A computed fold for a 1475-nucleotide RNA from a metagenome, annotated as small-subunit ribosomal RNA.
RNA sequence: AGAGUUUGAUCCUGGCUCAGGAUGAACGCUAGCGGCAGGCUUAACACAUGCAAGUCGAGGGGUAAGGCUCUUUCGGGAGUACACGACCGGCGCACGGGUGAGUAACGCGUAUGCAACCUACCUUUGACUUGGGGAUAGCCCGGGGAAACCCGGAUUAAUACCCCAUAACAUUACCGAACGGCAUCGUUUGGUUCUUAAAUCUCCGGAGGUCAAAGAUGGGCAUGCGUGACAUUAGGUAGUUGGUAAGGUAACGGCUUACCAAGCCUACGAUGUCUACGGGGUCUAAAAGGAUGGUCCCGCACACUGGUGCUGAGACACGGACCAGACUCCUACGGGAGGCAGCAGUGAGGAAUAUUGGUCAAUGGGGGCAACCCUGAACCAGCCAUGCCGCGUGCAGGAAGACGGCCCUACGGGUUGUAAACUGCUUUUGUUCAACAGGAAGUCCCCUCACGUGAUGGGGGGUUGACCGUUGUUCGAAUAAGCAUCGGCUAACUCCGUGCCAGCAGCCGCGGUAAUACGGAGGAUGCAAGCGUUAUCCGGAUUUAUUAGGUUUAAAGGGUGCGCAGGCGGGUGUUUAAGUCAGGGGUGAAAUCCCACAGCUCAACUGUGGAACUGCCUUUGAUACUGGACACCUUGAGUAUGGUUGAGGUAGGCGGAAUGUGCAGUGUAGCGGUGAAAUGCUUAGAUAUUGCACAGAACACCGAUUGCGAAGGCAGCUUACUAAACCAUUACUGACGCUCAUGCACGAAAGCGUGGGGAGCGAACAGGAUUAGAUACCCUGGUAGUCCACGCCGUAAACGAUGAUCACUGGUUGUGUGCCUUCGGGUACGUGACUGAGCGAAAGUAUUAAGUGAUCCACCUGGGGAGUACGUUCGCAAGAAUGAAACUCAAAGGAAUUGACGGGGGCCCGCACAAGCGGAGGAACAUGUGGUUUAAUUCGAUGAUACGCGAGGAACCUUACCUGGGCUUAAAUGUAGAGUGCAUUAUCUGGAAACAGAUAUUCCCUUCGGGGCUCUUUACAAGGUGCUGCAUGGCUGUCGUCAGCUCGUGCCGUGAGGUGUCGGGUUAAGUCCCAUAACGAGCGCAACCCCUAUCGUUAGUUGCCAGCGGAUCAUGCCGGGGACUCUAACGAGACUGCCACCGUAAGGUGAGAGGAAGGUGGGGAUGACGUCAAGUCAGCACGGCCCUUACGUCCAGGGCUACACAUGUGUUACAAUGGCCGGUACAAAGGGCAGCCACAUGGCAACAUGGAGCUAAUCUCUAAAGCCGGUCUCAGUUCGGAUCGGGGUCUGCAACUCGACCCCGUGAAGUUGGAUUCGCUAGUAAUCGGAUAUCAGCCAUGAUCCGGUGAAUACGUUCCCGGGCCUUGUACACACCGCCCGUCAAACCAUGGAAGCUGGGGGUACCUGAAGUCUGUCACCGCAAGGAGCGGCCUAGGGUAAAUCUGGUAACUGGGGUUAAGUCGGAACAAGGUA
Repeated sequence: AGAGUUUGAUCCUGGCUCAGGAUGAACGCUAGCGGCAGGCUUAACACAUGCAAGUCGAGGGGUAAGGCUCUUUCGGGAGUACACGACCGGCGCACGGGUGAGUAACGCGUAUGCAACCUACCUUUGACUUGGGGAUAGCCCGGGGAAACCCGGAUUAAUACCCCAUAACAUUACCGAACGGCAUCGUUUGGUUCUUAAAUCUCCGGAGGUCAAAGAUGGGCAUGCGUGACAUUAGGUAGUUGGUAAGGUAACGGCUUACCAAGCCUACGAUGUCUACGGGGUCUAAAAGGAUGGUCCCGCACACUGGUGCUGAGACACGGACCAGACUCCUACGGGAGGCAGCAGUGAGGAAUAUUGGUCAAUGGGGGCAACCCUGAACCAGCCAUGCCGCGUGCAGGAAGACGGCCCUACGGGUUGUAAACUGCUUUUGUUCAACAGGAAGUCCCCUCACGUGAUGGGGGGUUGACCGUUGUUCGAAUAAGCAUCGGCUAACUCCGUGCCAGCAGCCGCGGUAAUACGGAGGAUGCAAGCGUUAUCCGGAUUUAUUAGGUUUAAAGGGUGCGCAGGCGGGUGUUUAAGUCAGGGGUGAAAUCCCACAGCUCAACUGUGGAACUGCCUUUGAUACUGGACACCUUGAGUAUGGUUGAGGUAGGCGGAAUGUGCAGUGUAGCGGUGAAAUGCUUAGAUAUUGCACAGAACACCGAUUGCGAAGGCAGCUUACUAAACCAUUACUGACGCUCAUGCACGAAAGCGUGGGGAGCGAACAGGAUUAGAUACCCUGGUAGUCCACGCCGUAAACGAUGAUCACUGGUUGUGUGCCUUCGGGUACGUGACUGAGCGAAAGUAUUAAGUGAUCCACCUGGGGAGUACGUUCGCAAGAAUGAAACUCAAAGGAAUUGACGGGGGCCCGCACAAGCGGAGGAACAUGUGGUUUAAUUCGAUGAUACGCGAGGAACCUUACCUGGGCUUAAAUGUAGAGUGCAUUAUCUGGAAACAGAUAUUCCCUUCGGGGCUCUUUACAAGGUGCUGCAUGGCUGUCGUCAGCUCGUGCCGUGAGGUGUCGGGUUAAGUCCCAUAACGAGCGCAACCCCUAUCGUUAGUUGCCAGCGGAUCAUGCCGGGGACUCUAACGAGACUGCCACCGUAAGGUGAGAGGAAGGUGGGGAUGACGUCAAGUCAGCACGGCCCUUACGUCCAGGGCUACACAUGUGUUACAAUGGCCGGUACAAAGGGCAGCCACAUGGCAACAUGGAGCUAAUCUCUAAAGCCGGUCUCAGUUCGGAUCGGGGUCUGCAACUCGACCCCGUGAAGUUGGAUUCGCUAGUAAUCGGAUAUCAGCCAUGAUCCGGUGAAUACGUUCCCGGGCCUUGUACACACCGCCCGUCAAACCAUGGAAGCUGGGGGUACCUGAAGUCUGUCACCGCAAGGAGCGGCCUAGGGUAAAUCUGGUAACUGGGGUUAAGUCGGAACAAGGUA
């Protein structure tokens, strides 16, 4: 000091979370020792038991117990300057100890004051201590009661009580004097007057007592300042505020009473409610602050709850009293007793907090002359890892890097790990035994010295320890390590298990079969006698911002003005000294914190000293600034004079156009309305048109980017009244100013009230359409309203989403109004645009600031819940204003970026549409698919991009499926070793076969070394078309042969990113040119490759044959030939190269020239970055998982060929551009030896039988449409050929399921095909045949090639589809098949209202009223003082009543929140389909 988390990515805003420190803690796991500290935070709940305040015999009468002495009848008795129970008396008990309930207060803190006070014991000083008296406890006797205790009689003492004397520096009253102060007054002093003291004991030294003065100590009272929350608490108060008088108190005072006055407190927060002891301090923090108040210290309050006084120096008294109440206990039922918030302890409550311990040795307290007694204060010990601090659990060596564990690419390596074993050493701690310091100084006793002879000082000896420690010795590494974590934040990683399960989680988030995130293991990391978790506080959080934040769009400027209080305020001078600053003084307790030093072996801890305590009070000084007072000034502000401007406001009058209505005329069938219609109006005459009349509302053109106004807002013309701004002049006033909480006024539209008005428009409503629906959008009507007057309401995206005022800070260019002008322009106030610096997260803003400063006001602090609830105020109501919480989420949001998308826009392309040709969709059949069926109908492919697809050949095989029968290291293959020739073949039996059994046979080559082959056996490798294409490789489809996709450097931007790649042209093309903060480059495009079209050269066999020769019925048949065709190798050729025109260029245009070919000539191969988790684990390969007498493998048979149906792709047709018959012509490419097969013969034919040639430019398979004739004549036909019957041929082990072909017969549907839809732009479509792969054969009408014949059309880009580029909007980014809203239904959660029910708090009124103070009092007691009794006032408490505040609960009810896959719609985001 920061980090994680909103996004595809970015910057910002903003919340949530984490890392740190702390605790009187608790919980989980674990645990060796010591020191120091701490230990009921909850029930101020209730308490058994013991202890916590006594002491004095030197005050008194005395003698119950004990000691000692004497005595004794042994029961006892006497004495005691030993001692002492109970009693009288003195002092103490008001301290010490506990607790924090109450208290928001002079309670506490701090600083003052008392001229308004008290103070026992102690110190100092002065004076005194005289003389009397009567009682009463105890003791004794008697009585009552269960007890507690009480009553009566007799007798007695005191330092108990009373009286008298004396007394002043005391008290009262009066009269003076001096001095002083702070208002009342105070101090000193003189005189007169009034009142009041005392106690004894004694060792005779004293001790004690009384009065007075002073000190010290402790207290009391008063005051300034400080010291919580809530305004959803705004008014409170009758002894209340003051005065006079009296009373009361130690003392002032409404403290109390009577009378008089009507005050007093309050927005600087009274009153009320809630919460809370305050401070020193403690924790945290850089500081400022925030939180807190346990232990220790100071103060306060309390002592079961409430009240009351007594005693006393002091109390309204924790271990005293009285009364009332609640509770507990005892009881003989009549009455009594009690108060742990003292120390222990018990129960209860709780997550949780200790022993019914020891001692007065020390420190301190009470009493006492003292010894001493008492002391749960205190000092110690016990329990608890509760915290802080310290120590230890060993140290050194030791590599075969051991065993074991774990991991891996596994003959091996890595890691655990110098770790262990092993060797040597040490002994803190522990254990055994023993010895000895310190805390002890004083008191007291004894001895002694000094003098100052004492309440003196010194020395020596003796006495006193509850509790704790130190040193040595024995033994031996011996007695001693855990906890949490390991996805990121955050240090630390692998394997196995699990499979959105179990679980984890502080936040983000992990887990759906390869989890570093769950559980276990190995390893690692962190801390360590502890470690984690939970809770709470501060921090980080500048996230309440004084230091130190913001408000255009993120949360946030009030709708606007006026304006009281408040805050702030121009220039000069004088004065003052309140703020401010400086010096001095007092105080700020100690402890704590900090620094230094010191003591425990160190540290924690403790001690000593210093500093500090940032504060308050006081005093002296300074006077710049602020404030106060006074005097002046003119620039702020205002006034005056003269002009100007405008939809500024209010009231009245007037006007025309339009619309509607009424009346009348003309006129006839429609009008109106829409995307299209209908409702509606109209033959009773509409619409249209003409004239007249009336009504209400709004004011076209001018008109604008204009003007005015504080805002809302303001528009025909005109009049009256009225407000404002600006300009010019610089005459006047002299700071008169700015802002503004509360307040007051104004305030669009809608709405409300009363009364008018009502043409048009038009919520609601009605009807018509649209639609799945349409309570909407559209149409026809139409009420409130809109208009006027008066009165309410008080809100708007009341927006510039930008508060008001003042000052300052660049430029360019418009415009409105004034003034000046030398006519260029200048100046003032408004109103706009553009661009700088600066600012800003950016967009943007930029003299009209969102810049730089100043003043004042308002407002904000995550999203939702919610501008909701409750309360209050206002309102007729509607509602407005003020304005939460529970609960819930980890985001919500702003700006900008890149994409994607849009029923956004622009440009462009494509058989995309259009223009054409031919098809599909209807029929039958073939084939594929879905579905269904089945034992099985194996599997995959499924919009485009599956469906004549994998399959380029399912009768068996294939085959993966089904049924049945077999086999289990296996059916196959390989390697190595050994053995064999039993192998093989044939036959027979069983069987469907596989297989099982039996019989016979006993391999080949050889250079004789051996080799080959088969089989058996052994060993090692099994096998799986089982799953996962969402673990993968490879391959493929598609966008798309679309023109795109990127990089380096530079530049721009905070950044994502942009630029380049955009713009203007051009192209088939990101093709090229120009321009340009870009310059270049890469993958694509194009070209390079192949085929084809022309020519040349070379080469001529199996090809060719023009010329020459030969031969034949005929044929390149032969000799020959290279001319031609052709073959197949190399070349040429085409590049907008030339010309014309257009153009800057690129390029375009041209039936141009030339050329076989002309503008990429035609075709093919070639497929950028990427998209679709596209397809394929069944072609192959491969990770993981699964099966192993089976999910492997062999065999037979069946199935993949099923069939109400649906569908894709095709074939054949429906006929005359045709069918049939006869004749006749012309290809290319490809195949062929288990083959192609000439030719001949047979058969109607499929084909069969003979049989030549050919391993192929040699032989062979080879055309059809076409052409020439004939026939058919428009029909279900001489079209069409399905289906079925019969007979055959061929292949094959085998054609039943389930082959093809041939012949004869049969002769179905179908007469050109609905909506819709497909292909094709030239050698193309259409049409015609041929060949091949696969293959025994073939279900091929398929696929792939080949040639023959050979068209039509394209105006054009509006529309449909797809694509490219630019731009725009976006709430999308899984990217529109997106996102997302609300009702309803379901579950859960918190909450509002509510008839009621039920608690608690404070107050009021009335009644009653204990104890007690005060007061009154003739009868009774007492010599008296005084008392009893009785009466009165007041009060705690109790009762009654009506209200009030605040909780709990509740039938029912309201909305809200949350919840993978519910319902209905489709509101928002794109023009979101009605912005």
RNAcentral holds the sequence, with entries from SILVA. Model confidence (mean pLDDT): 82 of 100.